[in-house]
RNA sequence: UUAUCAAGAAAGGCGGAGGGAUUAGACCCGUUGAAGCCUUAGCAACCCUUUCUCCUGAAAGAAGGUGCUACAUUCUACACAAUUUACAAUGGUGAUAGAUAA
Numbered sequence: 001u002u003a004u005c006a007a008g009a010a011a012g013g014c015g016g017a018g019g020g021a022u023u024a025g026a027c028c029c030g031u032u033g034a035a036g037c038c039u040u041a042g043c044a045a046c047c048c049u050u051u052c053u054c055c056u057g058a059a060a061g062a063a064g065g066u067g068c069u070a071c072a073u074u075c076u077a078c079a080c081a082a083u084u085u086a087c088a089a090u091g092g093u094g095a096u097a098g099a100u101a102a
Stems, first nucleotide, its partner, number of pairs: 001102005010040005018029003023077004041069003046065002048061005073097001078094003082090002
């Protein structure tokens, strides 16, 4: 820089109190064992492999490089417009931030 982020997929061992990125609020997970590390298994298909092709894509695959395996990136926050008499609330689009891949 570009693409994607409401789909999908967990057991065991060590560990021993935190965790869901950060700040605030909310809501959750956690001594029936959090984070972290390791093993095995799985998910997905970004890179990758094969085939077809109008050369842009499509289909199939999973050996290898990553990634991932509670909750939408857990939700909200900022902007815009909508519903609403209004405070407020609700849902929508976008931005910011973040994660992953090349």
RNAcentral holds the sequence, with entries from MGnify. SAM riboswitch aptamer (S box leader) from uncultured Altibacter sp., 102 nucleotides, folded computationally. The prediction has a mean pLDDT of 82. Rfam family: SAM riboswitch aptamer (S box leader). Rfam's curators write: The SAM riboswitch is found upstream of a number of genes which code for proteins involved in methionine or cysteine biosynthesis in Gram-positive bacteria. Taxonomically the source falls in Altibacter (Bacteria, Pseudomonadati, Bacteroidota, Flavobacteriales).